[in-house]
Context: one part of a larger RNA
Molecule: large-subunit ribosomal RNA, domain IV
Organism: bacterium
RNA sequence: AUCAGGUUAGGGAAAUCGGCAAAUUAGUGGCGUAUGUUUUCUAUAAGCCAUGUCUGUGCUUAGUAAGCGCAGAUUGCAAUAAAACGGGGGAGGCAACUGUUUCUUUAAAACACAACUCACCGCAAAGCCGUAAGGCCUAGUACAGUGGGUGACGCCUGCUCACCGCUAGUACGCGAAACCCUGUUUCAACGGGACUAAGCGCUAGCAAAGAGCGGGGGUAACUCUGACCCUCUUUAGGUAGCGUAAUACCUCGUCGCUUAAUAGGCGACUUGCAUGAAGGGCGUAAUGACCCCCCUACUGUCCCAACCUGGUGCCCG
Numbered sequence: 001a002u003c004a005g006g007u008u009a010g011g012g013a014a015a016u017c018g019g020c021a022a023a024u025u026a027g028u029g030g031c032g033u034a035u036g037u038u039u040u041c042u043a044u045a046a047g048c049c050a051u052g053u054c055u056g057u058g059c060u061u062a063g064u065a066a067g068c069g070c071a072g073a074u075u076g077c078a079a080u081a082a083a084a085c086g087g088g089g090g091a092g093g094c095a096a097c098u099g100u101u102u103c104u105u106u107a108a109a110a111c112a113c114a115a116c117u118c119a120c121c122g123c124a125a126a127g128c129c130g131u132a133a134g135g136c137c138u139a140g141u142a143c144a145g146u147g148g149g150u151g152a153c154g155c156c157u158g159c160u161c162a163c164c165g166c167u168a169g170u171a172c173g174c175g176a177a178a179c180c181c182u183g184u185u186u187c188a189a190c191g192g193g194a195c196u197a198a199g200c201g202c203u204a205g206c207a208a209a210g211a212g213c214g215g216g217g218g219u220a221a222c223u224c225u226g227a228c229c230c231u232c233u234u235u236a237g238g239u240a241g242c243g244u245a246a247u248a249c250c251u252c253g254u255c256g257c258u259u260a261a262u263a264g265g266c267g268a269c270u271u272g273c274a275u276g277a278a279g280g281g282c283g284u285a286a287u288g289a290c291c292c293c294c295c296u297a298c299u300g301u302c303c304c305a306a307c308c309u310g311g312u313g314c315c316c317g
Stems, first nucleotide, its partner, number of pairs: 001312008010303002014301001019298001027051005036041001038152001052074008075079001087296004092291002094288002099111002115150006127136003153283004158213003163210001165206005172201003180193004214232005241275001242272001253269006
């Protein structure tokens, strides 16, 4: 010097991106327990008290095991005296939950999930593997199976079929070769015509299919605003919700609370650069080695360092 461990007056997060690390708490028994809630839970919530040993004795019991007591005595600073052994509370984001994951930098808000929904599928099925034989699904049969999406639960899920796609219809148009008819004197080759499948056109439907969901001008007894009107335009012009957001450029938006002081957090407002409804919208008890903020307890994180124990390095021998 470094590594591992330990103790520390007074202060107590002032350290730091951040209480990272450390400290606190801790078992058992009794009392007691807010808010919210899907009435299960939250909850060991929080908080308070007790706790050793000895003597005598009661209840319980088959019992002098164990358990639950009562009265007295007694030691210590302290009796879960060591070890093992939750710090707690409040508010928010995300994901309902238990689970799964990048073996070797990511455990999460990602994946899965029950549930919801769409499409296909009547069994020699649909889907998948294989050139095939054959096989899986399945020794299953629509309360089944396959594929796609959303993701408990609660309240809901608006408008648009013009584009892309899918489904159905129509047989009017387009539409290949062969067959048919036919031309070049004949044959062949070639050409022309007619018929025609799928498909396309056409007509409809379908958005929990891929997707999309406007602009300008004027207007109310101060001002502001604009229920209202005019106009251009579209397939339709963003509904309910939520909203400076895990989404907001301007932005450290504005106001309030929190602080002595806040680019933070929370609550509102909200003209949303560029929110928005199963690429789900908004809530939500419980859950989370998730993320953010605050309070309390606690502390060598710090003020500001010091000392102790052990290992290693280095120096001298």